[in-house]
The RNA shown here (Bacterial RNase P class A) has 371 nucleotides and comes from a bacterium.

RNA sequence: GAAGUAGAUUGGAUAAUCGCUGGAAUCCGUUUUGAGAUACCAGAGGAAAGUCCGAGCUCCACAGAGCAGAGUGCUGGGUAACGCCCAGGCGGAGUGAUUCGACAGAAAGUGCCACAGAAAACAUACGGCCGAUGGCCCUGUAUGGGGAACAGGUAAGGGUGAAAAGGCGGGGUAAGAGCCCACCGCAAUUCUGGUGACAGAAUUGGCAGGGUAAACCUCACUCGGAGCAAGAUCGAAUAGGGAAGCGCUUGAGAGUGGCUCGCUCGAUGCUUUCGGGUUGAUCGCUUGAGGUGACCGGUAACGGUCAUCCCAGAUGAAUGAUUAUCUUCCGGCAACGGAAACAAAACUCGGCUUACAGGUCUGCUUCAGCC
Numbered sequence: 001g002a003a004g005u006a007g008a009u010u011g012g013a014u015a016a017u018c019g020c021u022g023g024a025a026u027c028c029g030u031u032u033u034g035a036g037a038u039a040c041c042a043g044a045g046g047a048a049a050g051u052c053c054g055a056g057c058u059c060c061a062c063a064g065a066g067c068a069g070a071g072u073g074c075u076g077g078g079u080a081a082c083g084c085c086c087a088g089g090c091g092g093a094g095u096g097a098u099u100c101g102a103c104a105g106a107a108a109g110u111g112c113c114a115c116a117g118a119a120a121a122c123a124u125a126c127g128g129c130c131g132a133u134g135g136c137c138c139u140g141u142a143u144g145g146g147g148a149a150c151a152g153g154u155a156a157g158g159g160u161g162a163a164a165a166g167g168c169g170g171g172g173u174a175a176g177a178g179c180c181c182a183c184c185g186c187a188a189u190u191c192u193g194g195u196g197a198c199a200g201a202a203u204u205g206g207c208a209g210g211g212u213a214a215a216c217c218u219c220a221c222u223c224g225g226a227g228c229a230a231g232a233u234c235g236a237a238u239a240g241g242g243a244a245g246c247g248c249u250u251g252a253g254a255g256u257g258g259c260u261c262g263c264u265c266g267a268u269g270c271u272u273u274c275g276g277g278u279u280g281a282u283c284g285c286u287u288g289a290g291g292u293g294a295c296c297g298g299u300a301a302c303g304g305u306c307a308u309c310c311c312a313g314a315u316g317a318a319u320g321a322u323u324a325u326c327u328u329c330c331g332g333c334a335a336c337g338g339a340a341a342c343a344a345a346a347c348u349c350g351g352c353u354u355a356c357a358g359g360u361c362u363g364c365u366u367c368a369g370c371c
Stems, first nucleotide, its partner, number of pairs: 001367010012326007020043004025038003045342001049353002052351005057227004064261004069223005074088005089103001090101004104218002109216002111212003126158001128154003133151002136147004166184002169181003185207001186205008231283004241274006253265003290309008327340005
């Protein structure tokens, strides 16, 4: 310098004018709430998004038993918690930095495995090889030689496939075969190292037996439901209406959710239906597992101590518009003209995922050049 890899950060700036939402102050007004005026202060994001996980908070048993269902699935740690994060192990990819992995069980059972192929799983034998042994044929009569390939042996080599009963070499054999041997692989046992996943070594065994569990299933662990339209208070509706049915403690029905139980409530009650009415306000609501900085502990995620800061809170729903100057990019000789990513709070946090113009910075790897 080029190519790559892993991350961090930023997300146009300033000013003026006119508006919008909230706050507190002063003035005006009112029986009171408040609705007016003035100037001041504050007013979207890294993802506010998707609503996919985990929590806080609220209500129902501070959530209990069984069934059903869902999720997670190597080890250790972090955390309020997690399906998240950090560190590591194992396996795949890459020269490497690095990266990807639902990464438990296929000797519990069931299912499935297209096409091709003999065979896709109680293994089998298409084309081959052999035919020692038994039988058959020929022979110059031999305890011999030769032939064909009937019985039979075999799975080394061929062909099919994503996948075919360890691999490779040697011995062995009629031909072959872990039949035997060395090395590699595999399994069991023991030892060593490690908190552990796991790794290494030694010994023994000729060697189990296809794949698929984001197929059913099995095993282990976790999970109650609904959500701020939660929920609380005040006000209004109101005539506590008509009809039918059920029930009044041996209890109708409701809370109550996927089901059963259990639990709680329950008598001027409950269900269905006819008819009528209300549908406003306040709280919840933003001080929080909070932000920033320094130091300490830890490889890290993260934790601790101290200091400091207060930083949107709307509800047919504010956070905007215009102008000027600058910034970046594009066009143009110039004057000048054009463009400015993804996208916008809605109870609050921790994550994940997805979208994103341009700018800035850092670690590491490979290759090339120079000293």
The sequence is in RNAcentral, with records from ENA.